[in-house]
């Protein structure tokens, strides 16, 4: 330099165009002599950024940035 992939909650990941969820972690509660496990609940997101297509974009297109892999 070229090609491909990935980017979503603190972490790991879902969501095939119609108001973004799960697990763990966090907080509160139930229970226990007490703690942990368990169970119930709560909170946490400008979906990397910009632009476009569309009535509507995490999803489709273009650009850009970061990371990973391959080729040279």
């Nucleotide at each position: 330099g070229c090609u491909g992939g990935u980017g979503u909650a603190g972490c790991a990941c879902a969501a095939u165009g119609g108001u973004a969820g799960u697990g763990c972690a966090g907080c509160g509660g139930u229970a226990u002599c007490g703690u942990a496990a368990a169970c119930c609940g709560c909170a946490g997101g400008u979906u990397g950024c910009c632009c476009g297509u569309u009535c509507g974009a995490u999803c489709c297109g273009g650009g850009u940035c970061a990371c990973c892999a391959g080729c040279u």
This is a predicted structure of a 72-nucleotide RNA (transfer RNA) from an Oscillospiraceae bacterium. The organism belongs to Oscillospiraceae, within Bacteria. Its Rfam family is "tRNA". It is annotated as a transfer RNA. The coordinates come from a structure-prediction model, not an experiment, and the mean pLDDT is 84.